[in-house]
The RNA shown here (Glycine riboswitch aptamer) has 105 nucleotides and comes from Anaerobranca californiensis DSM 14826. The model forms 90% of the base pairs in the Rfam consensus. The organism belongs to Anaerobranca californiensis, within Bacteria. Its mean pLDDT, the model's own confidence on a scale to 100, is 82. It matches the Rfam family "Glycine riboswitch aptamer". Its family is annotated with glycine biosynthetic process in the Gene Ontology. Rfam describes the family as follows. This family represents the bacterial glycine riboswitch.
């Protein structure tokens, strides 16, 4: 299900930072600088192991408070790896349409 996430197209809207400086000026370097393609970290928390206090128990085992490890674990936070710093393009997100998908948000 009179179609949920998601994916791709169209279409509208969408910041931020040096029109620094050198050169052969599209671009390379340099020095400052953004953060909303992408990329990468983390929190509470939930598993699992581990310690083993008090205490209980069918007793030398079990259960378990506290610690201690480890996986998972979120962004518009962080990082500046990529990108990006007049305009143009592009951007995450958001409307709106249509395609595919086929149960979650």
């Nucleotide at each position: 299900a009179u179609g949920a996430a998601c994916u791709u197209u169209u279409a509208g809207g969408g910041a931020g930072a040096g029109a620094c400086c050198u050169u052969u000026u599209a671009a390379a370097g340099g020095c400052g600088c953004c953060g909303a393609a992408g990329a990468a970290g983390c929190a509470a928390g939930u598993u699992g192991c581990u310690u083993a206090a008090c205490a209980g128990u069918u007793u030398u085992g079990c259960u378990a408070a506290u610690g201690g490890c480890a996986a998972c674990g979120a962004a518009a936070c962080u990082u500046u790896c990529a990108g990006g710093c007049a305009a143009a393009a592009g951007u995450a997100c958001c409307u709106a349409a249509a395609a595919g998908g086929g149960a979650c948000a």